[in-house]
RNA sequence: GGGGCUAUAGCUCAGGGGGAGAGCGCUACGCUGAAGACGUAGAAGUCCUGGGUUCGAUUCCCAGUGGCCCCA
Numbered sequence: 001g002g003g004g005c006u007a008u009a010g011c012u013c014a015g016g017g018g019g020a021g022a023g024c025g026c027u028a029c030g031c032u033g034a035a036g037a038c039g040u041a042g043a044a045g046u047c048c049u050g051g052g053u054u055c056g057a058u059u060c061c062c063a064g065u066g067g068c069c070c071c072a
Stems, first nucleotide, its partner, number of pairs: 001071007010024004018055001026042005048064005
C1' cells in the first nucleotide's frame, strides 16, 4: 500500500426495514439461622461516528474511526 471480517446492556452474543432482545452478571423481595441454589420483580442501550436512500434505518448504501486477520 491492497483486501476481508467486525462494532448492539457491565461481559458473551442474537436480531438484518416498523416491538431493541437472550444468557451470565447487578439490585430488591421471597426462601434460609446465614449463605448458595431456586422463584418473583426490576434497573441498565445516542445499536461506534457522520452523510445518503426510504413514509420509516440498529438493519440497506457511502465515507470515517477502533479492533482482528490475510496479501505485499